[in-house]
Overview: Predicted 3D model of an 80-nucleotide RNA (c-di-GMP-I riboswitch aptamer) from Paraconexibacter antarcticus. Its mean pLDDT, the model's own confidence on a scale to 100, is 86. The source organism's lineage runs through Bacteria, Actinomycetota, Thermoleophilia, Solirubrobacterales and Paraconexibacter. The model forms 100% of the base pairs in the Rfam consensus. It matches the Rfam family "c-di-GMP-I riboswitch aptamer". Its family is annotated with cyclic-di-GMP binding in the Gene Ontology. Rfam's curators write: GEMM was predicted in a large-scale screen for bacterial structured RNA regulatory elements. The sequence was found by an Rfam model in a public genome assembly.
This record gives sequence, C1' cells and structure tokens, in this order.
RNA sequence: ACCGACCAAAGGCAAACCCGUCGCGAGGCGGGGACGCAAAGCCAGGGACCUCACCACGGUGAGGCGGCCCAGCCGCUCAU
Repeated sequence: ACCGACCAAAGGCAAACCCGUCGCGAGGCGGGGACGCAAAGCCAGGGACCUCACCACGGUGAGGCGGCCCAGCCGCUCAU
C1' cells in the first nucleotide's frame, strides 16, 4: 500500500414527512426533520425502476433516479 472495519475519536451525509419554489410529470433545489449510511463522495457508461410523448402495442424517442446493482474516478479515521 492492498485487504478489512462489529470498536474509538474528529467530523460528514440525510429517508419518510412538512413548508417554500421550479417542472406536464418522474423529480430537482432551499429550509425544517432523522430512517438510515464507511463512500448515502463524484460520475447516467451498462442494467433495473420511474415519467412524458409517439406507436405498427413489439417498442422508439426525450427525460428522471448515484439512498437499486455493476463499471469508472477520488477520499477521512481506525487497524482491535
């Protein structure tokens, strides 16, 4: 260093729900709030799922989702 983390310390993130706001929508952002998280950090490349439009009903296109999985990039502490 890799691997590992059920412990400790310092900190970090923030589901549901509520309020505001943007979007046809899935959903995004801000505030409140914590179910959880050792990558719940980044990234829509592959798959899953969701939305809208079209459709010859087989799908196609445009989107969403990183807190569903895989790949890629980067990283704190401990190391019993």